[in-house]
RNA sequence: AUUAUGAAGCGUUUGCGGACAGAGAAGAUGCAGUUUUGCGUGAACGGCGGUUAAAGGACCACGGUCAAAGCAAACGGCAAUUGAAAGCCCGAAUAGAACGGAGUAUGAAGAGGAAAUAAUUAGGUGCUGGGUGAAAGCGGCGGACUGGUGAGUAACGCGUGGGUGAUCUGCCUUUGGGCUGGGGAUAGCCGUUAGAAAUAGCGGGUAAUACCGAAUACGCCCGACCACUCGUGAGUGGUCGGGGAAAGGGGCUUUGGCCCCGCCCGAAGAUGAGCCCGCGUCCCAUUAGCUGGUUGGGGGUGUAAAGGACCACCAAGGCGAAGAUGGGUAGCCGGCCUGAGAGGGUGAACGGCCACACUGGGACUGAGAUACGGCCCAGACUCCUACGGGAGGCAGCAGCUAAGAAUAUUCCGCAAUGGACGAAAGUCUGACGGAGCGACGCCGCGUGGAUGAGGAAGGCCGAAAGGUUGUAAAAUCCUUUUAUUGCUGAAGAAUAACCGGUGCAGGGAAUGGCAUCGGGAUGACGUUAGGCAAUGAAUAAGCCCCGGCUAAUUACGUGCCAGCAGCCGCGGUAACACGUAAGGGGCGAGCGUUGUUCGGAAUUAUUGGGCGUAAAGGGCGCGUAGGCGGCUGUUUAAGUCUGAUGUGAAAUCCCCGGGCCCAACCCGGGAACUGCAUUGGAAACUGGGCAGCUUGAGUCACGGAGGGGGAAUCGGAAUUCCUGGUGUAGGGGUGAAAUCUGUAGAUAUCAGGAAGAACACCGGUGGCGAAGGCGGAUUUCCAGCCGAUGACUGACGCUGAGGCGCGAAAGUGCGGGGAGCAAACAGGAUUAGAUACCCUGGUAGUCCGCACUAUAAACGAUGCACACUAGGUGUCUGGCCGAGCGGUUAGGUGCCGAAGCGAACGCGAUAAGUGUGCCGCCUGGGGAGUAUGCCCGCAAGGGUGAAACUCAAAGGAAUUGACGGGGGCCCGCACAAGCGGUGGAGCAUGUGGUUUAAUUCGAUGAUACGCGAGGAACCUUACCUGGGUUUGACAUGCAGGGGAAUGGCGGAGAGAGUCGUCAGUGUAGAAAUACACCCCUGUGCAGGUGCUGCAUGGCUGUCGUCAGCUCGUGCCGUGAGGUGUUGGGUUAAGUCCCGCAACGAGCGCAACCCCUACUGCCAGUUACCAUCAUUAAGUUGGGGACUCUGGCGGAACUGCCGGUGACAAACCGGAGGAAGGUGGGGAUGACGUCAAGUCAUCAUGGCCCUUAUGUCCAGGGCUACACACGUGCUACAAUGGGCGGUACAGAGCGGAGCGAAGCCGCGAGGCGAAAGCGAAUCGCAAAAAGCCGUCCGUAGUUCGGAUUGAAGUCUGAAACCCGACUUCAUGAAGUUGGAAUCGCUAGUAAUCGCGCAUCAGCACGGCGCGGUGAAUACGUUCCCGGGC
Repeated sequence: AUUAUGAAGCGUUUGCGGACAGAGAAGAUGCAGUUUUGCGUGAACGGCGGUUAAAGGACCACGGUCAAAGCAAACGGCAAUUGAAAGCCCGAAUAGAACGGAGUAUGAAGAGGAAAUAAUUAGGUGCUGGGUGAAAGCGGCGGACUGGUGAGUAACGCGUGGGUGAUCUGCCUUUGGGCUGGGGAUAGCCGUUAGAAAUAGCGGGUAAUACCGAAUACGCCCGACCACUCGUGAGUGGUCGGGGAAAGGGGCUUUGGCCCCGCCCGAAGAUGAGCCCGCGUCCCAUUAGCUGGUUGGGGGUGUAAAGGACCACCAAGGCGAAGAUGGGUAGCCGGCCUGAGAGGGUGAACGGCCACACUGGGACUGAGAUACGGCCCAGACUCCUACGGGAGGCAGCAGCUAAGAAUAUUCCGCAAUGGACGAAAGUCUGACGGAGCGACGCCGCGUGGAUGAGGAAGGCCGAAAGGUUGUAAAAUCCUUUUAUUGCUGAAGAAUAACCGGUGCAGGGAAUGGCAUCGGGAUGACGUUAGGCAAUGAAUAAGCCCCGGCUAAUUACGUGCCAGCAGCCGCGGUAACACGUAAGGGGCGAGCGUUGUUCGGAAUUAUUGGGCGUAAAGGGCGCGUAGGCGGCUGUUUAAGUCUGAUGUGAAAUCCCCGGGCCCAACCCGGGAACUGCAUUGGAAACUGGGCAGCUUGAGUCACGGAGGGGGAAUCGGAAUUCCUGGUGUAGGGGUGAAAUCUGUAGAUAUCAGGAAGAACACCGGUGGCGAAGGCGGAUUUCCAGCCGAUGACUGACGCUGAGGCGCGAAAGUGCGGGGAGCAAACAGGAUUAGAUACCCUGGUAGUCCGCACUAUAAACGAUGCACACUAGGUGUCUGGCCGAGCGGUUAGGUGCCGAAGCGAACGCGAUAAGUGUGCCGCCUGGGGAGUAUGCCCGCAAGGGUGAAACUCAAAGGAAUUGACGGGGGCCCGCACAAGCGGUGGAGCAUGUGGUUUAAUUCGAUGAUACGCGAGGAACCUUACCUGGGUUUGACAUGCAGGGGAAUGGCGGAGAGAGUCGUCAGUGUAGAAAUACACCCCUGUGCAGGUGCUGCAUGGCUGUCGUCAGCUCGUGCCGUGAGGUGUUGGGUUAAGUCCCGCAACGAGCGCAACCCCUACUGCCAGUUACCAUCAUUAAGUUGGGGACUCUGGCGGAACUGCCGGUGACAAACCGGAGGAAGGUGGGGAUGACGUCAAGUCAUCAUGGCCCUUAUGUCCAGGGCUACACACGUGCUACAAUGGGCGGUACAGAGCGGAGCGAAGCCGCGAGGCGAAAGCGAAUCGCAAAAAGCCGUCCGUAGUUCGGAUUGAAGUCUGAAACCCGACUUCAUGAAGUUGGAAUCGCUAGUAAUCGCGCAUCAGCACGGCGCGGUGAAUACGUUCCCGGGC
């Protein structure tokens, strides 16, 4: 360069590891579907007569065809005519027996019959010979081929390549020679016997190409010997001795013979077969040892032939970890399926080999068998039997039965191909050729084509518009493959016998032989293939799927049901996943499922994987086999490379051609068959031999460090115990205690003594060892390691399956020892319990000797050895250089890091980097390191080590959150420090529960419970009971009719409503009429506080006014993600500053807004009043100063000073200021969380109701009451209560309103037909606590006011259920509240009253307002919540 071939992934978790699952292909089977034909059935429709009252295919009858049987007739045949006697047959009858019958024998008469004979006509039969046909026998050949099956076999069985000097081979081919002369039998046959039969026997006689001697014989065979070639028993030549043959038949003839088919002895070939050998050929080691003809020998037997194949004797061998023996499974191969290939699976059909033929054994015959359709024996089974005996073998082709999910015709033919026999004709052949059944597979064809838009109808979807089915249909035109009917019609057939011709060889001729040409019979399939014609779209479409993988979607139904599902997974009321429909996708006479194999699967990894943490390095060493192995030279040629030759059967696969219309299929040629063998060559590499080398390895000499190992001896501190002294009441122990110990003297302390065990300080990511492990000192024995220099050996090496040794702790055996400690055990505590943690005791054990055990997170979770690959910085022990600082080198031991590696974490010269060699180990999780077997152990236990079943994961590393009785930093009335409450009482109110006709509904930890409700007597109202109503209480459109609207009165009624009656005539226009409104009828529709807040919008609660939540670009990471936003400071704050692979930005924070605190200016009524006048009174005149009101401004910014801080941000202190570091308060609520709350505020999808789940009315209920909880009010009293007097607010509200003064009532309140006021003017309105005075004196009270009785007031149609208030009387619980729990950090808590909304009336609740007015905060350990 050309040609050919050709390998991708996906789901389950972001990536990693890992398993599971599917997409591909193959061959197999079943179900379902469709069509055709036959049969059956007889409901409906349809033919035709009868019987019957009717019905009924119940009965009868009507046509055609075929077969058998019977009957009858005709014709024909079975010879005809004549025909005596005897005999024969018939026949009355007779005989024997007691009689009769049967039977047997005899038999009169009879022109009874028949036959023979004879004659005529015409035939028949026997014998002999010949011919033909059938059957049996003798003889020959074949039944060893073909066909079937795969039980056995793990084997020289098969495959492949060889050997046979160790062999055989009928028929066939070539070739040499021969065929003389005799003999005795035996089937068939005849006769006969036994037996049920099968069959067997006896007697007689007969033939051969059947059988047997004899003769002859080679180049044949056997034995001995010689020579040559060769070299296992081969070939050639020679000598001697011995041995072995035969069969005839036919044709022709000139009778001499010739020819053909056979026969015998040899030689050669071909074919087939036997035996032997190399290599290859499944699983289990939980099968490790096997073997007596076993292994070998020389000698025999046997065979076609080698051989323990067999025999006697001798020797003691043979096989095995490269897997013997044993067990399991299996016919092997060419091939077939799959795969890119390497492989994996398989051995149907076709072909080769083997084995088998009811099961097992055996031989005979033969060229060949130990014989599928032969024999013998034994056995099981079936059948026959006269019970004595016999018969049989479908794994041949059909067929039957059984088993099973399942597998065909008791078909045709030898026409073709092939085979056996035959000289041939021919015969036989379920081999074979064909047909039949089955979509079982492969291939081909069709089920129509064109035109056809009002895009028909129908279906489905949609609110509608419309979309879709869809040119699809219809319709029009056309075609006729296929189908049906009819006609026609190849090829498969070559030739044989035989006839004729020609040529050749040989011969004297003929038959004959060889070659060739022409003629010459035969078709199962078959109504063949094909062709022609007629008819007519006519006869012909289904199956699966539509969540992802995976091409293709909507609606309805269903509601974790029914069901789907290969994996992940769907279904609990809006299911693209179930079922149905419509639509769509895929394939199509098929389609899908199931089972199997390969693939994907690099998931067993040779190609082509791994083992630090995912499964996986043996606990460590020594070392056997094995594997691998330094440098140089030479040789060899086993491996290796290359050429040639043989083989690798055919078919198959591939390529190129060809034949059936194409294809499937078939045929020809080529290539290929990647292998094996023989032989020639090459010599680099590996291997072998030989000879060397020194660098690997080792030895010797010198030096060095060390808790390396063994043994012996010694030492001090501590502990406990013992003795004695001093001394007195405790000691000990814990979170706190107790058990325990002590007055019989402990603990403490002093002195003395005893015992055992362990060795403080030094001590160190320091040292040594292979690992386990090793620590006081001295001595001694043994071993390893390191360095430097020189010499020596000369590859002596590395690794290491089995094997052997070492091997912490605990444990075991025997013997010692035992101070302390301490499993078990005991007691005390703790606790719900406490077989624990804590305490007091305490035995094995811990220690020593000897012997076992063999395991550990035996870890660096990292096998050993060697080599190579940037550095930096410690440390230990040596060497060298250097005065020193230091440098360098070798061996260890740490940290950081480059490249590289890695899923990441990390590793990184001490590799987890790059390579080489060898060993060990892994293959999803659980079951399980279990069971079982074996081995080891005294035992405990250890080693080796499964399966059933089950799951769609188990797992590693990293990421983001959340959580922790984890850590750090920091906030908050979070705790603490305080003040006042709740929890106890009575009452109010809400909730649960219960009750009820109904007690409407919702809210339910924090974040429901004085919540929705800012006000349930009716109404409200949604609930209950009862009474009404149905285009409706409300909206709107259309059609038709009527009427102004509207209002009054009367009747009955609980009312709704209804009946009657009266009044009343809108707007525009001249009018008709139109519009508005009302009523009636009809129709679209209204209506629903019915369901779903888990279908929703909107709004709201909470974390939380917590400081956070994100984005763009960039950078980092395989990725999830990170960075920014972390860090150092600081803040109330992600507030600000600094730093930084980040730079910027957004939503939040803060500010901007409102109220409040100071002040300036402007304005001055209804507010104000200093000065002037006036009054009872800012009442009036007046004033514009003040207060106040309204508006517009100013003021606060860490701005100034000092200090701290990093020169920053900021913080601390101070000055000034009404106010100081956010001055105080409000509004304002990031991304999000809780499927939080609300379908009953409203809105809204879907579902549901429609004379009711709508709507109207009356009454009742929401107000119930054994109980439980939440939120409040009032109290329990003297900081109080009662009485009297007296003072000071703010913010509001007022026309269906606030309502003064005055009068009446004890009072609520009433009168005021009420003055004033739509309000800085009048009113509500009295503020209360407070202050002054007085009484009460600690009591269930002059506290407290519940409850109840009576009498009233007010609102309202109406206070019974069920309002508030007043007066008189009554006077309950309660004496400060258990566990627990709430609020509050300053004008706050506490306390006091006032107002407002709702509202006819009803407030202890809610929302506001002001008056009086504290205490405490050390601090952040703890509780709760939150941020980094």

Small-subunit ribosomal RNA from uncultured Treponema sp., 1428 nucleotides, folded computationally. It matches the Rfam family "Bacterial small subunit ribosomal RNA". Rfam links the family to the GO terms structural constituent of ribosome and ribosome. The RNAcentral record of the sequence draws on ENA and SILVA. The coordinates come from a structure-prediction model, not an experiment, and the mean pLDDT is 81.